[in-house]
c-di-GMP-I riboswitch aptamer from a Chloroflexota bacterium, 87 nucleotides, folded computationally. NCBI's taxonomy places the organism under Bacteria, Bacillati, Chloroflexota.
C1' cells in the first nucleotide's frame, strides 16, 4: 500500500417527528431532534422505487406500456476523494 473495522481516541452526518420557507408534485433548504450510519462524503453512470406532463391501449368513474421532465446518493450496484488503527 491492499484487506479489514475495535464497547479504541479525535472528531463527523442526522431517520421518524416537528416549526419556518420552497416546489403542482415526488421531494429540497433551514431550525430544533436523534433511529441509525466507517463513507449516511461527493457524481444519477447501471437497475429499482417514486412524482409531473403526453398518450397509445385496456376489463374505461380507473388503470398500464412507451415517450419527455424530474426526485431519491439513508433502495442496490458502479465511479471517486477521505479520518482513525486494536486484531
Nucleotide at each position: 500500500c491492499c484487506u479489514c473495522g475495535a464497547u479504541a481516541a479525535a472528531g463527523g452526518c442526522a431517520a421518524a417527528c416537528u416549526c419556518g420557507g420552497c416546489g403542482u408534485g415526488a421531494g429540497c433548504c433551514g431550525g430544533g431532534g436523534a433511529c441509525g450510519c466507517a463513507a449516511a462524503g461527493c457524481c444519477a453512470c447501471g437497475g429499482g422505487a417514486c412524482u409531473g406532463g403526453u398518450g397509445g391501449g385496456a376489463u374505461c368513474u380507473u388503470c398500464c406500456a412507451g415517450c419527455c421532465a424530474g426526485u431519491u446518493a439513508g433502495c442496490c450496484g458502479g465511479g471517486u476523494u477521505g479520518c482513525c488503527g486494536g486484531a